Large-subunit ribosomal RNA, domain I from Alkalicoccus luteus, 556 nucleotides, folded computationally.
The coordinates come from a structure-prediction model, not an experiment, and the mean pLDDT is 85.
Context: one part of a larger RNA
RNA sequence: GGCGCACGGUGAAUGCCUUGGCACUAGGAGCCGAUGAAGGACGGGACGAACACCGAUAUGCUUCGGGGAGCUGUAAGUGAGCUGUGAUCCGAAGAUUUCCGAAUGGGGGAACCCCCCUUCCGUAAUGGGAAGGGAUCCACACCUGAAUCCAUAGGGUGUGAGAAGGCAGACCCGGGGAACUGAAACAUCUUAGUACCCGGAGGAAGAGAAAGCAAACGCGAUUUCCUGAGUAGCGGCGAGCGAAACGGAAUCAGCCCAAACCAGAAGGCUUGCCUUCUGGGGUUGUAGGACACUCCAUCGGAGUUACCAAGAGAGCAGAUAGAGGAAGCGGCCUGGAACGGCCCGCGGGACAAGGUAAGAGCCCUGUACUCGACAUCUGACUCUCCUCCGGAGUGGAUCCUGAGUACGGCGGGACACGUGAAACCCCGUCGGAAUCCGGGAGGACCAUCUCCCAAGGCUAAAUACUCCCUAGUGACCGAUAGUGAACCAGUACCGUGAGGGAAAGGUGAAAAGCACCCCGGGAGGGGAGUGAAAUAGAUCCUGAAACCGUGUGCCU
Numbered sequence: 001g002g003c004g005c006a007c008g009g010u011g012a013a014u015g016c017c018u019u020g021g022c023a024c025u026a027g028g029a030g031c032c033g034a035u036g037a038a039g040g041a042c043g044g045g046a047c048g049a050a051c052a053c054c055g056a057u058a059u060g061c062u063u064c065g066g067g068g069a070g071c072u073g074u075a076a077g078u079g080a081g082c083u084g085u086g087a088u089c090c091g092a093a094g095a096u097u098u099c100c101g102a103a104u105g106g107g108g109g110a111a112c113c114c115c116c117c118u119u120c121c122g123u124a125a126u127g128g129g130a131a132g133g134g135a136u137c138c139a140c141a142c143c144u145g146a147a148u149c150c151a152u153a154g155g156g157u158g159u160g161a162g163a164a165g166g167c168a169g170a171c172c173c174g175g176g177g178a179a180c181u182g183a184a185a186c187a188u189c190u191u192a193g194u195a196c197c198c199g200g201a202g203g204a205a206g207a208g209a210a211a212g213c214a215a216a217c218g219c220g221a222u223u224u225c226c227u228g229a230g231u232a233g234c235g236g237c238g239a240g241c242g243a244a245a246c247g248g249a250a251u252c253a254g255c256c257c258a259a260a261c262c263a264g265a266a267g268g269c270u271u272g273c274c275u276u277c278u279g280g281g282g283u284u285g286u287a288g289g290a291c292a293c294u295c296c297a298u299c300g301g302a303g304u305u306a307c308c309a310a311g312a313g314a315g316c317a318g319a320u321a322g323a324g325g326a327a328g329c330g331g332c333c334u335g336g337a338a339c340g341g342c343c344c345g346c347g348g349g350a351c352a353a354g355g356u357a358a359g360a361g362c363c364c365u366g367u368a369c370u371c372g373a374c375a376u377c378u379g380a381c382u383c384u385c386c387u388c389c390g391g392a393g394u395g396g397a398u399c400c401u402g403a404g405u406a407c408g409g410c411g412g413g414a415c416a417c418g419u420g421a422a423a424c425c426c427c428g429u430c431g432g433a434a435u436c437c438g439g440g441a442g443g444a445c446c447a448u449c450u451c452c453c454a455a456g457g458c459u460a461a462a463u464a465c466u467c468c469c470u471a472g473u474g475a476c477c478g479a480u481a482g483u484g485a486a487c488c489a490g491u492a493c494c495g496u497g498a499g500g501g502a503a504a505g506g507u508g509a510a511a512a513g514c515a516c517c518c519c520g521g522g523a524g525g526g527g528a529g530u531g532a533a534a535u536a537g538a539u540c541c542u543g544a545a546a547c548c549g550u551g552u553g554c555c556u
Base pairs, nucleotide, nucleotide: 001555002554003553004552005551006550007549008548009547015541016506017505020477021476022474023473024472025471026470027469028468029466030465031166032165039100040099041098042055043054044053046078047077050074051073052059061094062093063092064091065090066089070082071081072080105114106113107112115134116133117132118131119130120129121128136163137162138160139159140158141157142156143155144154171202172200173199174198175197176196182189186236212219213218223250224249225248226247233241234240254458255457256456257402261280262279263278264277265276266275267274268273269272285436287401288400289399290398291395292394293393294392295391296390300389301388302387303386311385312384313383314382315381316379317378318377319376320375322371323370324369328344330343331342332341333340345362346361347351353365354364355363407431408430409429410428411427412426413425417443438453439452440451441450442449493500494499513540516527517526518525519524
């Protein structure tokens, strides 16, 4: 030195575990904010820093409930206290809530600086101090008020839980809007109206009561799902894009104006008309209404999400703390420990689960089941109060029924549909109707036929999503996994910044965390002691391999 064997060191794999994640289900909730939010800065404890909690009333204050013996968080220790006159703790409602932040008196390099007004404290007086108010825009009311007579613009004051800002990296609607890519290149096309930016909102949004779909014995708002169907179609007919009706389901709900006409008020002037406002009336396509006439009714109906519109109270149910809740301190054995084994019992509307020194229905917390609220909140349930409302028919003379609209030319967009034979829908521009003997549509256009009534508006449910709360589930992960984060993590650290972004879990049943002695300056070690175990001693469960040793056998 090599090859073995034995025993170690280092090292952290593996196994086991789980406080954390992930994906869902059901129910709830789906907003907060000038009454100052979200998010922070700085403070507050007897005792240093941090987290959590709170705000100069600062580890807390008040009230009302629950609860019933301990309590002063993580978090030990010392000290000092509180508590059956009911603490700590849990729920509800209040009070307080520094400074920054939309930040709003002015400024500003956020958490800082500097003012004015009113009232008050204080001083001999000045200085000083306290409380409240002082941004902008909008709406309304009032007062003023130019060029310019009336007026208007402008200015001012008051009132307003008016607006602003945040967010859930989700869902929705609208305004803008790519490229890489694919087409095996590339330009139409595709990616895609996607990503992204902006605006707006709600718990959903949007759509919505036919100027619809259709073509039969027609249907009867919208939305969503299945199907139709990768069909009909579109397409350098390439790549690709890609319906609709019918049918079946979910859920169902319908309404209000404008106008004609009537009444009243105000204004105008050309003095009998016009305009405006308010109230009544009225709302549709087998046309309807006004108008005129006739008939029936004062009974009944409806209602807080639309339908006209505010609601109030009570009951009931639910939410936000909780309460009761069965049955072995059975015997023997093993063991450090019984929840294990054997034997004998018991409960079960409860054998879900977790814990307890190892697999516990009967030890603890619980579970099934039953009960419970001073207060606040919710309700689609019930009742009462309250509030609101006339309905048909006949007539066909007159009047009304949404105008720079419909529609057309040109240029675009959007429709599955790329200009195509291109309807329907929307925008720009230039033109520009009809008025019920009217008008639109049925995929150029025309006729016949059929369906419908535009140019005003509202509308629940079925649908989409999940920052969040409660309960639960998993042929999901188990510390290089699962969130980036099981641990004081969006931390440490990096970057001027936008931003990037870790590593890091496990003694033991219980600290019983090694008193005391010895060596040593200490670190550390040897005894002793604890413990079932200390090769479980805090670098602490298990403790693989690489790598490094000690002893020993053989070979060289």
The source organism's lineage runs through Bacteria, Bacillota, Caryophanales, Bacillaceae and Alkalicoccus.